Source information:
A computed fold for a 161-nucleotide RNA from Kitasatospora atroaurantiaca, annotated as c-di-AMP riboswitch aptamer (ydaO/yuaA leader). Its Rfam family is "c-di-AMP riboswitch aptamer (ydaO/yuaA leader)". About the family: This family represents a conserved RNA structure found upstream of the ydaO and yuaA genes in Bacillus subtilis and related genes in other bacteria. A reference for the family is Barrick et al. (2004), "New RNA motifs suggest an expanded scope for riboswitches in bacterial genetic control", Proc Natl Acad Sci U S A. The source organism's lineage runs through Bacteria, Bacillati, Actinomycetes, Streptomycetaceae and Kitasatospora. The coordinates come from a structure-prediction model, not an experiment, and the mean pLDDT is 75. The model forms 87% of the base pairs in the Rfam consensus.
[in-house]
RNA sequence: AACGCAGAAACGCACCACGGCAGGGGCGGGGGAACCAGGUAAGUCGCCCGGAGGCGGUCCUCGGACCGACUCGGGGCUUGGGGUGAAGCCGUGCUCAGCACGGCCGGGCAACUCCAGCCCGAAUCCGACAGCUCACCUCGCAGGCGUGGGAGAGGAACGCA
Numbered sequence: 001a002a003c004g005c006a007g008a009a010a011c012g013c014a015c016c017a018c019g020g021c022a023g024g025g026g027c028g029g030g031g032g033a034a035c036c037a038g039g040u041a042a043g044u045c046g047c048c049c050g051g052a053g054g055c056g057g058u059c060c061u062c063g064g065a066c067c068g069a070c071u072c073g074g075g076g077c078u079u080g081g082g083g084u085g086a087a088g089c090c091g092u093g094c095u096c097a098g099c100a101c102g103g104c105c106g107g108g109c110a111a112c113u114c115c116a117g118c119c120c121g122a123a124u125c126c127g128a129c130a131g132c133u134c135a136c137c138u139c140g141c142a143g144g145c146g147u148g149g150g151a152g153a154g155g156a157a158c159g160c161a
Stems, first nucleotide, its partner, number of pairs: 003146003013023001015020001026141006036131001046077004051072003055068005080129001081126004088104007105121005112154003115150001
């Protein structure tokens, strides 16, 4: 190089400078009605910094200054909550936003299934907000790998008689 592997992560239609290429199509994800589900005198609504408003209080030179909680609106944060993803749940212990061990669960170890065995359970985003979800809106189409696990069980195919 070719072929192949898991994965949405591909096809290359239009176009093209012939290298490519999301404008159209395709694939995957998120938000988002009704119905349904859930809830039903429920629960949640955190923290910080300005602004406006009235209320209460303190001081007072009586014009105001300051403080407190509240309402409205703006900006910021992440321990609430949620999303991508296999990357979670429970128990015990500890020096407790976490760590260790154990169990369960999930993913991988390619090309039929199961099982023993081994490995993994990260990272990141939104920002007080999200059940499902038509229309509609929106984001992504990366990065890797080259057989890594067996005298196992079952199935299938092929060959021979």